[in-house]
A computed fold for a 92-nucleotide RNA from a Coriobacteriia bacterium, annotated as c-di-GMP-I riboswitch aptamer. The organism belongs to Coriobacteriia, within Bacteria. Its mean pLDDT, the model's own confidence on a scale to 100, is 88. The sequence was found by an Rfam model in a public genome assembly.

C1' cells in the first nucleotide's frame, strides 16, 4: 500500500416531528430553519428480488362521456435484502 475488521478520533448524513413552501395523477421527491430516530458507506447505481402508487392502458359494474371494483409500470422506495462502483480513519 492492499484487503478483512470498527476501537478511538476528526467529521458526515438525517428517519421522524412542528412551520412554510415546490413538483407529481399517486406513491414520493426536493428545498428553508429547530430538535434528532438511527447509520461505518443512511455516499452512488433501480442490475435481481421484495414493497408502494395506479396518470396511461385492459376487463367488468353502475344512478353511464363523472363513478366504482379488479389487473397493470412506463412511475417511485438506495434508511427493506442482495448486488455493482467510490471513499475519510487506523486500535486489536
Nucleotide at each position: 500500500c492492499u484487503c478483512c475488521c470498527g476501537a478511538a478520533a476528526a467529521g458526515g448524513c438525517a428517519a421522524g416531528g412542528a412551520c412554510g413552501g415546490u413538483c407529481g395523477a399517486a406513491a414520493g421527491a426536493c428545498c428553508g430553519a429547530c430538535c434528532a430516530c438511527g447509520c461505518a458507506a443512511a455516499g452512488u447505481c433501480a442490475c435481481g428480488g421484495g414493497u408502494c402508487u395506479a396518470c396511461c392502458g385492459g376487463a367488468g359494474g353502475a344512478u353511464c362521456a363523472c363513478c366504482c371494483u379488479c389487473c397493470c409500470a412506463c412511475g417511485a422506495c438506495a434508511g427493506c435484502c442482495g448486488g455493482a462502483c467510490u471513499a475519510c480513519c487506523g486500535a486489536a